[in-house]
RNA sequence: AACGCUGGCGGCAUGGCUAAAACAUGCAAGUCGAACGCGAAAGUGGAGCUUGCUCCACGAGUAGAGUGGCGAAAGGGCGAGUAAUGCGUUCCUAACGUGCCCCAAGGUCAGGGAUAGCUCGGGGAAACCCGGGGUAAUACCUGAUGAUCCCGGUUGAUCGCAUGGUCGGCCGGGCAAAGGCUUGCUGCCUUGGGAUCGGGGAACGUGCUAUCAGGUUGUUGGUGAGGUAAUGGCUCACCAAGCCUAAGACGGCUAGCGGGUGUGAGAGCACGACCCGCCGCAUCGGGACUGAGACACUGCCCGGACUCCUACGGGAGGCUGCAGUAACGAAUAUUCCGCAAUGCGCGAAAGCGUGACGGAGCAAUGCCGCGUGUAGGAUGAAUCUUUUCGGAGUGUAAACUACUGUCAGGGGCUAGAAACACAAUGAUCAACCCCAAAGGAAGAGCCGGCUAACUCUGUGCCAGCAGCCGCGGUAAUACAGAGGGCUCAAGCGUUAAUCGGAUUUACUGGGCUUAAAGGGUGCGUAGGCGGAUGCGUAAGUAUCUUGUGAAAUCCCACGGCUUAACCGUGGAACUGCUCGAUAUACUGCGUGUCUUGAGGGCGGUAGAGGUUGCCGGAACUCUAGGUGUAGCGGUGAAAUGCGUAGAUAUCUAGAGGAACGCCAAAGGUGAAGACAGGCAACUGGGCCGUUCCUGACGCUGAGGCACGAAAGCGUGGGUAGCGAACGGGAUUAGAUACCCCGGUAGUCCACGCCGUAAACGAUGUGCACUAAAUGGUGGAGGUUUGACGCCAUCACGGUCGAAGCAAAAGUGUUAAGUACACCGCCUGGGGAGUACGGUCGCAAGAUUAAAACUCAAAGGAAUUGACGGGGGCUCACACAAGCGGUGGAGCAUGUGGCUUAAUUCGAAGCAACGCGAAGAACCUUAUCCAGGGUUUGACAUGCACGGAUUAGGUCCUAGAAACAGGACUGACACCCUUGGGUGGAACGUGCACAGGUGCUGCAUGGCUGUCGUCAGCUCGUGCUGUGAAGUGUCGGGUUAAGUCCUUUAACGAGCGAAACCCCUGCCGUUAGUUGCUAACAGGUAAUGCUGAGGACUCUAGCGGGACUGCCGGUGUCAAACCGGAGGAAGGUGGGGAUGACGUCAAGUCCUCAUGGCCUUUAUGUCCAGGGCUGCACACGUGCUACAAUGGCGUAUACAGAGCGACGCGAGACCGCAAGGUGGAGCAAAUCGCAAAAAGUACGCCCCAGUUCGGAUUGGGGUCUGCAACUCGACCCCAUGAAGUUGGAAUCGCUAGUAAUCGCGUAUCAGCUACGACGCGGUGAAUACGUUCCUGAGCCUUGUACACACCGCCCGUCAAGUCAUGGAAGCCGGGAGUGCCCGAAGCCGCCCUGAAUCAGGGGUGUCUAAGGUAAGUUCGGUGACUGGGACUAAGUCGUAACAAG
Repeated sequence: AACGCUGGCGGCAUGGCUAAAACAUGCAAGUCGAACGCGAAAGUGGAGCUUGCUCCACGAGUAGAGUGGCGAAAGGGCGAGUAAUGCGUUCCUAACGUGCCCCAAGGUCAGGGAUAGCUCGGGGAAACCCGGGGUAAUACCUGAUGAUCCCGGUUGAUCGCAUGGUCGGCCGGGCAAAGGCUUGCUGCCUUGGGAUCGGGGAACGUGCUAUCAGGUUGUUGGUGAGGUAAUGGCUCACCAAGCCUAAGACGGCUAGCGGGUGUGAGAGCACGACCCGCCGCAUCGGGACUGAGACACUGCCCGGACUCCUACGGGAGGCUGCAGUAACGAAUAUUCCGCAAUGCGCGAAAGCGUGACGGAGCAAUGCCGCGUGUAGGAUGAAUCUUUUCGGAGUGUAAACUACUGUCAGGGGCUAGAAACACAAUGAUCAACCCCAAAGGAAGAGCCGGCUAACUCUGUGCCAGCAGCCGCGGUAAUACAGAGGGCUCAAGCGUUAAUCGGAUUUACUGGGCUUAAAGGGUGCGUAGGCGGAUGCGUAAGUAUCUUGUGAAAUCCCACGGCUUAACCGUGGAACUGCUCGAUAUACUGCGUGUCUUGAGGGCGGUAGAGGUUGCCGGAACUCUAGGUGUAGCGGUGAAAUGCGUAGAUAUCUAGAGGAACGCCAAAGGUGAAGACAGGCAACUGGGCCGUUCCUGACGCUGAGGCACGAAAGCGUGGGUAGCGAACGGGAUUAGAUACCCCGGUAGUCCACGCCGUAAACGAUGUGCACUAAAUGGUGGAGGUUUGACGCCAUCACGGUCGAAGCAAAAGUGUUAAGUACACCGCCUGGGGAGUACGGUCGCAAGAUUAAAACUCAAAGGAAUUGACGGGGGCUCACACAAGCGGUGGAGCAUGUGGCUUAAUUCGAAGCAACGCGAAGAACCUUAUCCAGGGUUUGACAUGCACGGAUUAGGUCCUAGAAACAGGACUGACACCCUUGGGUGGAACGUGCACAGGUGCUGCAUGGCUGUCGUCAGCUCGUGCUGUGAAGUGUCGGGUUAAGUCCUUUAACGAGCGAAACCCCUGCCGUUAGUUGCUAACAGGUAAUGCUGAGGACUCUAGCGGGACUGCCGGUGUCAAACCGGAGGAAGGUGGGGAUGACGUCAAGUCCUCAUGGCCUUUAUGUCCAGGGCUGCACACGUGCUACAAUGGCGUAUACAGAGCGACGCGAGACCGCAAGGUGGAGCAAAUCGCAAAAAGUACGCCCCAGUUCGGAUUGGGGUCUGCAACUCGACCCCAUGAAGUUGGAAUCGCUAGUAAUCGCGUAUCAGCUACGACGCGGUGAAUACGUUCCUGAGCCUUGUACACACCGCCCGUCAAGUCAUGGAAGCCGGGAGUGCCCGAAGCCGCCCUGAAUCAGGGGUGUCUAAGGUAAGUUCGGUGACUGGGACUAAGUCGUAACAAG
């Protein structure tokens, strides 16, 4: 500046940035009668008369036009063009001009002819023009005079900066004037000087671009001429061939420049509005005229475009002056007042003119000032917001009381801007005084962090916000509203722009190993930089000085407006340029000297340094021959391939090409690329030594030149092996790959191109300095007689490391340290090392090298984790070794699926699936279904009202019941008491509310699972590191263990492990009933049955016991391990409980609790019935089997742990049995359940679908229960299915374990239990070991992962959007060139003009515009086409990140 919301006053400023696009209308430059000649009218008065004409006077020498003079070249506007004809600074002009003004000197004489105006006539629509007549001047002309003026010649003096200047003398030639008016003023002419204002020139400075590298023909210079006020190729003729350019010419793009302005600590960066200086322009282009001055904004001529008038013949015009219009645009004002002030023009002056200027108007556009009140005022009113409901905030804020009077409003008066000799003069602004009344005067943005300011509600990845990060998916301080708050304030925000922060272009003041960045390497041109020491000079440099650096601005002081902004005066400053002087350290320049830098000489020396030629052996392939026979070859395994036409293998002979084993290395050489068999020739460089020579000859190096791996290209050779492409075989989902069999270019040689690589030390070259140590290579030296060794040294090449440096990793005399010199390069990622253009190349391509667009990152080093089809160590029924299973059958049970009116819900890899459910016929049960009821409710609490019932019991009606209706009876407390009243509870009505197994386990608590009973997880202090972090917790041992020991910049500690607790195994002790019974006694058919006993068993309390304690060995003098003794038990004795920090948004809202949401005659609640049991199928978990280690029958032995009163229920009897009858005993170490079973003994069966197996089905029963149809269990008789040991795969278990056998309990009326949880009986096998599978722990390594490998991520294709390149063409612009045509005009020429001039006619050069032609350059568009970017869930694969 603009926009949005809002808007009280004043002062001072500022105000078309876009279309230098177009303009209606008015105004913006006139003035002088004291230069000149003319000269009205209206009107008034008068006169004459032909009463509607004439004359006179005034108006008036006025208005007016004209001649003439001055001005009009100033003032005002704008910035199109212009990168230098400009501007700025400093100089020069001996190469110049200057009207008006000032000073000085001199002059101003004599004449003449015209012309406009005017008048008459004519043409034209107009503009205007033509002819006749006649007139004036300070207009014009002639003559005179004239110099110190001008020109030519000559001469003297003097000065200077080259040409030259200045001052004199002499001779010759030439040139002037205007008058006017109130008589003292003014004008005019000549000359000189001044002042002012200009012209010209030089140096330096003055934007971007090299993807513009060559430009130029009047070009560069000379001679002569022309031209100009003046220099000059300014112009012309001739001559010469120059001139500019990497310090950027030429071209392209952009731009008026400066004083200054904004910002910044400064250096800078950006800008050039207002004000001042300069330049340029005036519709576009060209041209001259006049003039002191113009090539002239409101003059002239010509040519375009445009507009207007026209009678169509012709004419007129130029707001980038002030206003204004329309247009453009985000956007910018009045068709105002006045010459009163300041200034300018003219004039002698009065004065006139002046859109310059002074003012006012409009706009919060900016800056500045003021106000919208001040003081008091708490039951902290009301409202609104919030709340944990108690309160809190808004808030002294308001109301209310008292007071004040700025601004605005009304009235009055006249200081100032005012100064002209007096007088007069204000467009506009305004000082001062009085009056009234709190009255007329507050908003905007923001409140997640940055950034001052917080709550509620709504919304629910929606709507929206957002400058960056980012908010929003139901508890949003981020959206929207509200309350509150914060910040500014007549403004507040937003957008745009500049600077700052950004040392993020680094001059001040950056970098280049890995973040962007060292050229692949050398040689070397220009340039930059350069050793020691003299002398000179004084360019740079320093100090002082001269002039300049306009004013304004900035700064300081003082002053004027009430203050401030603003303004005035003075000073300072203007960091610059410049004159002169001085200084001479340093740099430069000139000139000497020197040797240490550099080079050379001489003497040695190492080497895959280079080029060429010759030679060699091993291997390989091929050819020929011999021997020999069925295979060879190849792979993870195969196949293709070769082979009976004789391969492979082996022997002999020959041919060929390529590469050179061992030596060989931390080795050597080279500028780099690179270089390896041996010998020879030619050749480059290095190193060491030297009492030698030159004397700074040096370093670096833009361009340039040369070299430059591999691949590739051209021509010609060569080709053994290998081997892109290609063919075949495998692998694979595919396999255009990896593996195999073949195989062409190529690899090799010569010559020529290419010119790039992770051309790397990712580290440019040179020189100097700055700790050590230790290997290697090449020299020479000292010590020693000498080898070796030792000592010091030069050069090259490594490792480790101090200081320092570094973001760290690291580097560290071979620096990435400390400095210097020079070069190259970098400036977020992508687009892109790409496009276009240029250069190079045969091509491939190389080199130079953008932009649009897009993202908020891309990247480095290190850290902690996690992960790896990385590594090491270790562990676990992880594998292996074993035993038994599952997977096959039938059945049970759970799940999926299907079905269904419904098959309620949850659980989902391990860690869902005999799980929630330790009991679904009804109930349970869940809105799971169909149906029937009910609405304060099945349940809780409170309030109000009601009336006299009521709880309970019995019965009746309809009904499936709930429920509805009805009859009878009738409990409690108190008072009076026939009976009634009152009250609590109950009931009814109504209101609050109840209720919900409804949703969200991703809002939660609690509880639980899992990794995992794995050995881990942490902290304090210290130390290390810039930090994340590390150390401790690592290493060596050891352990079941982060268990312990040891080492140790760590020392300690905590949660885990262990221990403590429970059961069990041995012993002791205490206690002995319901248990026990050895001894004694009694008794029985028998029995601890009884007395008795506590010895034993047992019971259940308390203790003991085991600790690597002892011995030996190993081990670090350790921890510990191995073996042994003793012991009931030995190295944790066995088992249980016990579960670290954490992970899985794991599970559960259906145990419970709970936020939010939803529901309220329903998703609540009640009832009866059905369903949860449904069945082509699939899976999990089990049971029973398939049989002889078995089945059946008979007989017979031995447990433990439990349970029992709504119960367990003995003996006895009945029934084949389930069971029934009956009831002893027992609240239980007493009685009962209760028979343990496998086992043992005997017998039968004889390998079969059986005397195995028991499903299924038929019949008959028992029991529970209101009720066994859907849908219970059990018994008996009959029936007698599949199944003969189970594919791929898979599970459990290491000892009292597996396997096998039975027993008990919870739930429970009963039971689908073969489940779950317990109990005991019998009772094994195997473990070499840790390669592999799974999981885990520690250390280490890589990482582009961190939602952490179920990670990340690439490319094609498909879809949409965007910008861009190419493209046949098409369209437009810019700057030039050739040719044609050529206006006006200057200049020239010819003719004419009676002689001259003017004039007339003709013509030439130049030339604007125009036409035409071929190019050039920039832009737009373009079918089609190329890639690029972006876009939650598209396709195909899986290239990269782990050994991916």